[in-house]
RNA sequence: GGGGUGUUAGCUCAGUUGGUAGAGCGACUGGUUCGCAAUCAGUAGGUCAGGGGUUCAAAUCCCCUACACUCCA
Numbered sequence: 001g002g003g004g005u006g007u008u009a010g011c012u013c014a015g016u017u018g019g020u021a022g023a024g025c026g027a028c029u030g031g032u033u034c035g036c037a038a039u040c041a042g043u044a045g046g047u048c049a050g051g052g053g054u055u056c057a058a059a060u061c062c063c064c065u066a067c068a069c070u071c072c073a
Stems, first nucleotide, its partner, number of pairs: 001072007010025004019056001027043005049065005
């Protein structure tokens, strides 16, 4: 230098054929308890790596860039 894969909540990861972004764990609040743990219910938490394009509509399709892993030279 070129090819491939990945980037989504604090962490680990889903998200099908473009149509209101989710789970588990964690955090917080409440119930149960004298209290803790455990358990149950609920709440908050996201510029979907960044920018641009296509589209009525983009996490999803296209282009560029950044970072990580990997292959070739």